Large-subunit ribosomal RNA, domain I from a Candidatus Buchananbacteria bacterium, 588 nucleotides, folded computationally. It matches the Rfam family "Bacterial large subunit ribosomal RNA". The sequence was found in a public genome assembly.

Context: one part of a larger RNA
RNA sequence: GGCAUUUGGUGGAUGCCUUGGCAUCAGGAGGCGAUGAAGGAAGUCGGAGGCUGCUUAAAGCCUCGGGGAGCUGCCAACCAAGCUUUGAUCCGAGGAUUUCCGAAUGAGGCAACUCAUCUGAAUAAACUUCAGAUAUGCUUAUUUGAACACAUAGAAUAAGCAAGCGAACGGCGUGAACUGAAACAUCUAAGUAACGCCAGGAAAAGAAAACGAAGUGAUUCCCUGAGUAGUGGUGAGCGAAACGGGAACAGCCAAAAACUUAUGUUAUGUAAGAAGCUAUUCGUUGUAACAUAAGGGAAGCGGGAUUUAACAUCUAAAAGAUAGCUCUUUUAGGUCCUACAGUCAAUUUAGUUGAAGCGCUCUGGAAUGUGCUACCAAAGAGAGUGAAAGUCUCGUAGAUUAAAAAUUGAUGUUGAGAGAUCGUUAACGUCCCAAGUACCACAGAGCACGUGAAAUUUUGUGGGAAUCUGUCCAGACCAUUGGAUAAGGCUAAAUACUACCUGAUGACCGAUAGCGUACUAGUACCGUGAGGGAAAGUUGAAAAGAACCCCGGAAGGGGAGUGAAAUAGAACCUGAAACCGAAUGUCU
Numbered sequence: 001g002g003c004a005u006u007u008g009g010u011g012g013a014u015g016c017c018u019u020g021g022c023a024u025c026a027g028g029a030g031g032c033g034a035u036g037a038a039g040g041a042a043g044u045c046g047g048a049g050g051c052u053g054c055u056u057a058a059a060g061c062c063u064c065g066g067g068g069a070g071c072u073g074c075c076a077a078c079c080a081a082g083c084u085u086u087g088a089u090c091c092g093a094g095g096a097u098u099u100c101c102g103a104a105u106g107a108g109g110c111a112a113c114u115c116a117u118c119u120g121a122a123u124a125a126a127c128u129u130c131a132g133a134u135a136u137g138c139u140u141a142u143u144u145g146a147a148c149a150c151a152u153a154g155a156a157u158a159a160g161c162a163a164g165c166g167a168a169c170g171g172c173g174u175g176a177a178c179u180g181a182a183a184c185a186u187c188u189a190a191g192u193a194a195c196g197c198c199a200g201g202a203a204a205a206g207a208a209a210a211c212g213a214a215g216u217g218a219u220u221c222c223c224u225g226a227g228u229a230g231u232g233g234u235g236a237g238c239g240a241a242a243c244g245g246g247a248a249c250a251g252c253c254a255a256a257a258a259c260u261u262a263u264g265u266u267a268u269g270u271a272a273g274a275a276g277c278u279a280u281u282c283g284u285u286g287u288a289a290c291a292u293a294a295g296g297g298a299a300g301c302g303g304g305a306u307u308u309a310a311c312a313u314c315u316a317a318a319a320g321a322u323a324g325c326u327c328u329u330u331u332a333g334g335u336c337c338u339a340c341a342g343u344c345a346a347u348u349u350a351g352u353u354g355a356a357g358c359g360c361u362c363u364g365g366a367a368u369g370u371g372c373u374a375c376c377a378a379a380g381a382g383a384g385u386g387a388a389a390g391u392c393u394c395g396u397a398g399a400u401u402a403a404a405a406a407u408u409g410a411u412g413u414u415g416a417g418a419g420a421u422c423g424u425u426a427a428c429g430u431c432c433c434a435a436g437u438a439c440c441a442c443a444g445a446g447c448a449c450g451u452g453a454a455a456u457u458u459u460g461u462g463g464g465a466a467u468c469u470g471u472c473c474a475g476a477c478c479a480u481u482g483g484a485u486a487a488g489g490c491u492a493a494a495u496a497c498u499a500c501c502u503g504a505u506g507a508c509c510g511a512u513a514g515c516g517u518a519c520u521a522g523u524a525c526c527g528u529g530a531g532g533g534a535a536a537g538u539u540g541a542a543a544a545g546a547a548c549c550c551c552g553g554a555a556g557g558g559g560a561g562u563g564a565a566a567u568a569g570a571a572c573c574u575g576a577a578a579c580c581g582a583a584u585g586u587c588u
Stems, first nucleotide, its partner, number of pairs: 001587009015573001017537001020509002022506007029498002031165002039101003042055003046079002049075003061095006070083003106115003116134007136162009169200001170198005180187001184233001210216002220247004230238002251490003259295010273282003300468001302433005307427005314333008334421003337417002340415002342411008351400003357373001359372002362369001374391002376380001382394003439463007449475001470485005525532002545572001548559004
């Protein structure tokens, strides 16, 4: 020095575990904010720091409800001082306080700082202290008020609203490239990513100027139709719709016309208009036009208004008109309805109750295990307890509960009123039925559809209708036949999502896994910054965490002691390999 065996060191794999994650399902909630948010800074406990909580009233204050013996949050012990059956700590509901920054809003500013004005209070007084107010924009109202006479612009005051933040889902707008086409330009990726605006708990869409030949009868979503019909450098690719089957179902408002009323402006001036027959009379502050407001007024077997005809008129009272019958208006009741209050119910935000072995025995440090013998079960889900527990603990099945606050539903025969209600039929004629719109041309976009034979939808430019004997559509266009009624608006549910709360589940992970984070984690650290971004879990059942003695300056170790175990000793469960030793044997 090699090999073998044994025994150590180092190291932290593996095994067991789980405080933490991940995913799905169900229910809730779907917002917070000038009454100052989200997010921070600085303070705050008797004793240094970090986390959590809170705000000079500062790990807390008040009231109400629960609960019932200990308590003064965690790392985290210790000391001190206290609180508590006159009910503390703790849990829930409602209130009070809530420094400074931050939309930040009195002005400024390098966020957490500086400096003001006005009013009130304190004071003998104040330049001191305290409290309140003082930003901007929009809307409405009022007061003022230039050039420039009226006016307008502008200014001021008051009230209301807005702003800013937030994960995904939604609508609208602007809108790529890599890539694919085995290159690349039309095309694709894709109307995606990104950015902007605007919302809501959902949004959007929505009651046919529909579909398409069957007839159906608003919208939305799913299955199917179907990778079909189509489209396409007919390449790569893109890619419907109706029918059918389901989920869920809900329908409405008012804009035009004649007419009536009110107000304003303009015109006219005893006029207009009527009678009358050229003399005049009536008409008496109107009349006409326009504008505004109110009433009126509806849907494709077309509708409305007006006129005529026929039938009908909820009850009572009052007023007016009329000779009267009767008519009109108002009020009250009746009927319908429910944005509201009240009442009732359910749910949520604390809880309460809850059966049955302190059984015997054996092993063991310890019984939940073995053997024997009982009991409960609307409870044998689960977790904990010194090993594996229906009957030890917490729970579980079942039952039950709210002073306060909130949500939802019912009622609306209790109260109240945002309110609504009062005609029908027939006939022909007249009037009306959403205009720079429909439609056409050109240039685009979007429709599965790349300009194509290209309809339907939509934008820009130019031209430019009709009113039901109308207009649009049925994939160029024409005819016939059929469907619908544009140019105004609202509308729940079925659908999408989950930052957040609660519960449940898992052929999900188990510390190089699972979220980046099971630990003082978006921390330490890196970067001027945007931003990037870790490592790090395990003594033991219980600290019983090793008194005392010895070596040593200490670290560390040897005894002693604890413990079932100390090769469980805090660098602590198990403790692999690489790597480094020691002992023994053997070979050279």